């Protein structure tokens, strides 16, 4: 410096579900729990999903733990 994810995880991260707050809502954010994650680090770019508001075309939003697609890096191996 390329390439690859079978195996390892010291340390990392935290679904459900309990609880405060915030938000019409999807949801989100502190505590607490641990199903899982190898980017379950970061972006809403294309899709999908789900909310609102609309008669409806549609419009704002949610979701990076839904696929894909960008970017940075860990281990680990050739």
């Nucleotide at each position: 410096a390329g390439a690859a994810u079978a195996u390892u995880a010291g340390g990392c991260c935290a679904a459900a579900c309990c609880u405060a707050c915030u938000g019409u809502g999807a949801a989100g954010u502190g505590g607490g729990g641990a199903c899982g994650g190898a980017a379950a680090g970061c972006c809403u770019c294309a899709g999908g999903u789900c909310u609102u508001c609309g008669a409806g075309a549609g419009a704002a939003g949610a979701u990076a733990g839904c696929u894909g697609g960008g970017u940075u890096g860990c281990a680990u191996c050739c």

c-di-GMP-I riboswitch aptamer from Sulfurovum sp., 78 nucleotides, folded computationally.